[in-house]
């Protein structure tokens, strides 16, 4: 330097052919359960969906630039 894929909750993740409510498990808070604790149960908090611009009646999703990660070519 060129080509691929990748960034969505505190951590690993899904998200169909743009469609009206952004999910799941694990953590995390509360309550119940117990002498305690852990297990379990029941709520429930937490996201500008990397970032900037564009398309569009409408973006996590399509398109363009950047930023960080990874492979693979030189």
């Nucleotide at each position: 330097g060129g080509g691929c894929g990748g960034u969505u909750a505190g951590c690993g993740c899904a998200g169909u052919u743009g469609g009206u409510u952004a999910g799941c498990g694990c953590g995390c808070c509360a309550c119940g359960u117990u002498g305690a604790c852990a297990u379990c149960g029941u709520g429930g908090a937490g996201g500008u969906c990397a970032g900037a611009g564009g398309u569009u009646c409408g973006a996590a999703c399509c398109c363009u630039c950047u930023a960080c990660c990874g492979c693979c070519c030189a």

The RNA shown here (transfer RNA) has 74 nucleotides and comes from a Candidatus Omnitrophota bacterium. Its Rfam family is "tRNA".